Background
This is a predicted structure of a 107-nucleotide RNA (SAM riboswitch aptamer (S box leader)).
């Protein structure tokens, strides 16, 4: 990287180092930031996606517990919209999409 599949309204942040960005991409809006952003370490958290472990019984299957192990994740719904539609001008709102994230299979 390519196809799937499942989820995406909960949840959880403080020190060094840096020095100006940042919020995933291009546009728009709106927002975070010298009361110090990107990063990178370090500590600490928070979450059952996978494995292990327990409940556990012959096994298998379903369910539940558990941060041990492999990710992940810790401003704002995935910060919002954008395409399509509910809907009759605009707002607003709602509802599938798309794309991105993340985990599991896969080639």
């Nucleotide at each position: 990287u390519u196809c799937u599949u499942a989820u995406c309204a909960a949840g959880a942040g403080a020190g060094a180092u840096g020095g100006a960005g940042g919020g995933a991409u291009g546009u728009g809006g709106c927002c975070c930031u010298a009361u110090g952003a990107a990063a990178u370490c370090u500590c600490g958290g928070c979450a059952a996606c996978g494995g292990g472990u327990u409940c556990u019984a012959u096994a298998a299957g379903c369910g539940a517990a558990u941060a041990c192990c492999g990710u992940g994740c810790c401003a704002a719904u995935u910060c919002c919209a954008a395409c399509a539609g509910a809907c009759a001008a605009a707002g607003a709102u709602c509802u599938g999409g798309a794309a991105g994230a993340u985990a599991g299979g896969u080639a």

It was read from a public genome assembly, where an Rfam model found it.